[in-house]
RNA sequence: UGCCGAAUCGCGUCGUGUGCGACGCGAACGGGGGAACCAAAUUGGAGCGCAGCUCCGUGGGCGAAUCGGCACAGCCGUAGCGCACUCUUUCGGCGCGAGCCCGACAGCUAACCCCGUAGGCCCGAGAAAGAGA
Numbered sequence: 001u002g003c004c005g006a007a008u009c010g011c012g013u014c015g016u017g018u019g020c021g022a023c024g025c026g027a028a029c030g031g032g033g034g035a036a037c038c039a040a041a042u043u044g045g046a047g048c049g050c051a052g053c054u055c056c057g058u059g060g061g062c063g064a065a066u067c068g069g070c071a072c073a074g075c076c077g078u079a080g081c082g083c084a085c086u087c088u089u090u091c092g093g094c095g096c097g098a099g100c101c102c103g104a105c106a107g108c109u110a111a112c113c114c115c116g117u118a119g120g121c122c123c124g125a126g127a128a129a130g131a132g133a
Base pairs, nucleotide, nucleotide: 002121003120004119008027009026010025011024012023013022014021015020028117029116030115031114032113033112038107044056045055046054047053048052059102060101061100062099067077068076069075070074080096081095082094083093085132086131087130088129089128090127091126
C1' cells in the first nucleotide's frame, strides 16, 4: 500500500508516559425478534430441594461454508464464496468450501423492540471489451 469480513466514522467526559486508553452518545453499515393477509398445523425427554433450576438437543440463527462418495479421525468431489480503482461480460489461473450461537422457542411480517462494529492476512496482485470514477 492492499485483502477477507457488517466490523467504520464523528462528538463529549475522564485519564495519560501525549503514543494512546476507558466510558458515554450519535451517524453509518450488519444481524435478530415482532401484526394483518398468506402460509403452516399433532406443541419432546431426563434429573432436582419442582409455579422454577440443570442437562439432552426437536427445531432454529450468524456465515460462501451445503451435499455426496470412498479403502473413512483422512481423501476425492460438490452447491456456493473470494482474488488489487468500481460495475458487467468473456477467457485463463489460484484459493476457501470452516466454525460458532440459542436451548422446546422464533414462518412471512408494517409500526415497534433488541443486538454487533470483532478477528485474521498479503508483498506482485493475469488478460481482453464496454461503461464509469